Bacterial RNase P class A from an Anaerolineales bacterium, 423 nucleotides, folded computationally.
Rfam family: Bacterial RNase P class A. Rfam classes the family as a ribozyme.
A source record names the gene rnpB.
The RNAcentral record of the sequence draws on ENA.
The model forms 94% of the base pairs in the Rfam consensus.
The coordinates come from a structure-prediction model, not an experiment, and the mean pLDDT is 76.
Taxonomically the source falls in Anaerolineales (Bacteria, Bacillati, Chloroflexota, Anaerolineae).
RNA sequence: CAGGUUGGCUGGAUGGUCGCGGUUCCGCUCGGCGGGACUGAGGAAAGUCCGCACUCCCCAGGGCAGGAUGCCGGGUAAUCCCCGGGGCGGGGUAACCUGCCGGACCGGGCCACAGAAACAUACCGCCAGCUCUCAAGCUGGUAAGGGUGAAAAGGUGGUGUAAGAGACCACCGGCGCGCCUAGCAAUGGGCGUGGCCAGGCAACCCCCAUCCGGAGCAAGGCCAAGCAGAAACAAAUGGCCCGGUUUUGGCCGGGCCAGGGAAAUUGCCCGUUUCCCUCGAGUUUCGGGUAGGCUGCUCGAGCGGUGUGGAGACACACCGCCCAGACAGAUGACCAUCCAGGCAGGGCCAGACGGGAAGAACCCUUCGGGCGUAAACCGCCAGGUUCGCUGGACAGAAUGCGGCUUACAAGCUGGCCUGGGGG
Numbered sequence: 001c002a003g004g005u006u007g008g009c010u011g012g013a014u015g016g017u018c019g020c021g022g023u024u025c026c027g028c029u030c031g032g033c034g035g036g037a038c039u040g041a042g043g044a045a046a047g048u049c050c051g052c053a054c055u056c057c058c059c060a061g062g063g064c065a066g067g068a069u070g071c072c073g074g075g076u077a078a079u080c081c082c083c084g085g086g087g088c089g090g091g092g093u094a095a096c097c098u099g100c101c102g103g104a105c106c107g108g109g110c111c112a113c114a115g116a117a118a119c120a121u122a123c124c125g126c127c128a129g130c131u132c133u134c135a136a137g138c139u140g141g142u143a144a145g146g147g148u149g150a151a152a153a154g155g156u157g158g159u160g161u162a163a164g165a166g167a168c169c170a171c172c173g174g175c176g177c178g179c180c181u182a183g184c185a186a187u188g189g190g191c192g193u194g195g196c197c198a199g200g201c202a203a204c205c206c207c208c209a210u211c212c213g214g215a216g217c218a219a220g221g222c223c224a225a226g227c228a229g230a231a232a233c234a235a236a237u238g239g240c241c242c243g244g245u246u247u248u249g250g251c252c253g254g255g256c257c258a259g260g261g262a263a264a265u266u267g268c269c270c271g272u273u274u275c276c277c278u279c280g281a282g283u284u285u286c287g288g289g290u291a292g293g294c295u296g297c298u299c300g301a302g303c304g305g306u307g308u309g310g311a312g313a314c315a316c317a318c319c320g321c322c323c324a325g326a327c328a329g330a331u332g333a334c335c336a337u338c339c340a341g342g343c344a345g346g347g348c349c350a351g352a353c354g355g356g357a358a359g360a361a362c363c364c365u366u367c368g369g370g371c372g373u374a375a376a377c378c379g380c381c382a383g384g385u386u387c388g389c390u391g392g393a394c395a396g397a398a399u400g401c402g403g404c405u406u407a408c409a410a411g412c413u414g415g416c417c418u419g420g421g422g423g
Base pairs, nucleotide, nucleotide: 001419002418003417004416005415006414007413008412009411010410012338013337014336015335016334017333018332020040021039022038023037024036025035026034027033028032042394046405047404049403050402051401052400053399054216055215056214057213066212067211068210069209070208071085072084073083074082075081086101087100088099089098090097091096102207103206107205108204109201110200111199123146124145125142126141127140128139129138130137131136154172155171156170157169158168159167173197174196175194176193177192178191179190180189181188182187220295221294222293223292229286230285231284232283233282237258238257239256240255241254242253243252244251245250259277260276261275262274263273264272265271302321303320304319305318306317307316308315309314339392341390342389343388345387346386347385348384349383351381353379354378355377362370363369364368
């Protein structure tokens, strides 16, 4: 320098005009209006997949059912998360990426196709016996050979046998058991020993170990119009008019006047207004509680910095900071200037590569060479600068928090690996 790999971070800036949510202050002609100040989304606010806090309901204890998790150690409020480690694999030269992880002698179930047979078996072949026409058949033995398959009896050599076979032996491989050893452990290493080697699937049921009540801020709490319900409470009615009526000295509906009662109107009086005055309304009170309002509600496992401990996840200490709280749900729109970035565009600059005629100047001068493909120039490639055009992704809080997953233009940055070059 190029290519790769893996962590961390940022997620346009400034100003103007108009508009919106929250808090707060000021003014006014004050149930409202006007103005000012401060403040107002994310790394994922998303999916709602895990785990907590918080709230209400349930709850003596135990069990069944159901669900989750599943190598080991650590972190944490907790986790299916994170960190570190182990075993068995796959990819890559490497850095690194990536899959799997309790139990298959509790028991059941399944193992496509092919194959005789998928867990107990003999299709071909081999061997023995019998039948027997030399063909062939029947019975038994055999996992050494062939064939099928993802998978069929551990491999090689020998002994052995009718033929064979861990049936037996030596070595190798696996598994189990015992001891030693390193490690907290998973597990690694070593020695010895047992012929144990006749399978797989537990993401099929199952078994083992550990853990798990339910619902969710529309949780929940407080206040409380109207309507409905319950209870309590005072008096006094009279006259006139209008309309209807086949009970006409009656009945029904309505209005006005006088008087009385109650409530509101600043505690009282007057006044005013409204309602009521004989059976239904009014007023007051009560319990529950709808609309509506308040709360929960945003100071928190909080954020930033420094230091210490630790391999790390993380923990602790000190200092500093306050950072949206809407409830049909604000956080926006437009414009200007700038900044990354992009462009098949224009100009200028310099570079690598390929081609490059004749001549001039200069040098040596043997009159032919050198300078010398060096340059100009042409082609092509990549770059810098300037002008122009363009131009910022994914996305949008709703109780809060920790994770995971998914989406994402562009940029910054640390470590590591491979290749090439230079000192």